[in-house]
Model confidence (mean pLDDT): 80 of 100. This is a predicted structure of a 453-nucleotide part of an RNA (large-subunit ribosomal RNA, domain III) from an Actinomycetota bacterium. NCBI's taxonomy places the organism under Bacteria, Bacillati, Actinomycetota.
Context: one part of a larger RNA
RNA sequence: GAGUAGCGAAAGAGGGGGGAGGAGCCCCUCCGCCGAAUGCCCAAGGGUUCCUGGGGAAGGUUCAUCCGCCCAGGGUUAGUCGGGACCUAAGCCGAGGCCGAGAGGCGUAGGCGAUGGACAACGGGUUGAUAUUCCCGUACCACCUCACUCGCGCCCAGGCCGAAUCCGAGUUGCUAAGGGAACCCCCUUCGGGGGGCUACCGACCCACUCGGAGGAGGCCAGCGAUGGGGGGACGCAGGAGGGUAGGUCGUCCCAGGCGAUGGUCGUCCUGGGGUAAGCGCGUAGGGAGACCUGGUAGGAAAAUCCGCCGGGUCGCUAUCCCGAGACGCGAUGCCGAGCCGUUCUAGGCGAAGCGACCGAUCCCAUGCUGCCAAGAAAAUCCUCUAGCGAGUGGGUGAGGUGCCCGUACCCCAAACCGACGCAGGUGGGCAGGUAGAGAAUACCGAGGCGAUC
Numbered sequence: 001g002a003g004u005a006g007c008g009a010a011a012g013a014g015g016g017g018g019g020a021g022g023a024g025c026c027c028c029u030c031c032g033c034c035g036a037a038u039g040c041c042c043a044a045g046g047g048u049u050c051c052u053g054g055g056g057a058a059g060g061u062u063c064a065u066c067c068g069c070c071c072a073g074g075g076u077u078a079g080u081c082g083g084g085a086c087c088u089a090a091g092c093c094g095a096g097g098c099c100g101a102g103a104g105g106c107g108u109a110g111g112c113g114a115u116g117g118a119c120a121a122c123g124g125g126u127u128g129a130u131a132u133u134c135c136c137g138u139a140c141c142a143c144c145u146c147a148c149u150c151g152c153g154c155c156c157a158g159g160c161c162g163a164a165u166c167c168g169a170g171u172u173g174c175u176a177a178g179g180g181a182a183c184c185c186c187c188u189u190c191g192g193g194g195g196g197c198u199a200c201c202g203a204c205c206c207a208c209u210c211g212g213a214g215g216a217g218g219c220c221a222g223c224g225a226u227g228g229g230g231g232g233a234c235g236c237a238g239g240a241g242g243g244u245a246g247g248u249c250g251u252c253c254c255a256g257g258c259g260a261u262g263g264u265c266g267u268c269c270u271g272g273g274g275u276a277a278g279c280g281c282g283u284a285g286g287g288a289g290a291c292c293u294g295g296u297a298g299g300a301a302a303a304u305c306c307g308c309c310g311g312g313u314c315g316c317u318a319u320c321c322c323g324a325g326a327c328g329c330g331a332u333g334c335c336g337a338g339c340c341g342u343u344c345u346a347g348g349c350g351a352a353g354c355g356a357c358c359g360a361u362c363c364c365a366u367g368c369u370g371c372c373a374a375g376a377a378a379a380u381c382c383u384c385u386a387g388c389g390a391g392u393g394g395g396u397g398a399g400g401u402g403c404c405c406g407u408a409c410c411c412c413a414a415a416c417c418g419a420c421g422c423a424g425g426u427g428g429g430c431a432g433g434u435a436g437a438g439a440a441u442a443c444c445g446a447g448g449c450g451a452u453c
Stems, first nucleotide, its partner, number of pairs: 012030006031450004039430004045410002049408001050074006059067002079140002081406004086117002091112003097106003121138005141402012158220004165213006172207002178201002183196005222388002227384004235371004241364003246358005252273006258266001274334002278329003285322004289314008298306002335353001338349003372375001416425002432444004
């Protein structure tokens, strides 16, 4: 310079509290703002900022008794949530290997790697601070042990199949001798006769079929790939249907109320009218030809599986697959308006818990229809053998075991990215009412704020 610019979008007022001190801290009342957010829950990122007690130098664009500040103490509890002990994508690493003067580069097998696939928990309660983690109740998954129960096998015994070989039967097949058309040739008294060719007929043996004897040999649990096959398995757009969440209304149910002023016991007013996973049932609806059998050279070995070729039965729904929701149990529980009670912190009792309508962007649905730009992989899973194999499979019940990491708090923001408590930026989920096509807009609810002069 200068007590100048500025104090970074925004509504506060009154009363009370503690305090040395209050416009700003705490409590109450009224008012105002957001409400597809300025609410709530996650991911990323941050890293104690969370909670309690204390503080008042500095930080806070003023003040401060207050704070995301300072000090101290405390706080994050999991078989099921997310990740790992499962799988793979881009990409990365890379035994051998190839290349390079080297450093090193590339890359096979193999591995790592979620932003994807697979996979078992829900409701209520509780703390000052955690909760699908603690507690209560009720479940589910994997493995182990035991018991009961229903099966099958090894050994013994037994059963079944069964090559060679033998016996018997045969409306079967083959062919020998023989027979023998049609047709052709010759003769003819035209009636026929002779010759030739094959089809065909035709025993034994043999073959074939059937039956019997025979008996080498084989088969009569289960588990099961690091291998084969199936499946997982996929785009975009569109509409319709069946449901549910949610909502609205109610003359229905329950609880409370009866009026400072004319009326208000009334079809009056206010509030409430819930409940999960799981288990059972298998519906609305959607999809696929299904099953049996013979052969087989392909699927890098094998296969009863898959593929390919053929035969048969049924057949447009039988069968199989997918499948919400409703309903019942779960639940004689829990929640619940309100009432009673409580050094102002502590709990207890507990009613009704229905109907109709509206109705999703959620579920059925990886469905259906249409279109062209033609829309991951691997594992879990099913099946097949290879192999293992003497005990083993299924069901029910009980008991037991269940590791490591994350979990506080902010998360459209004063805690992340922007040098700041910065009008900027930041992926996903939830989605009430009135009006409205609507998630626009306006006003409201739950909930949250009144923006540090």

The RNAcentral record of the full RNA draws on ENA.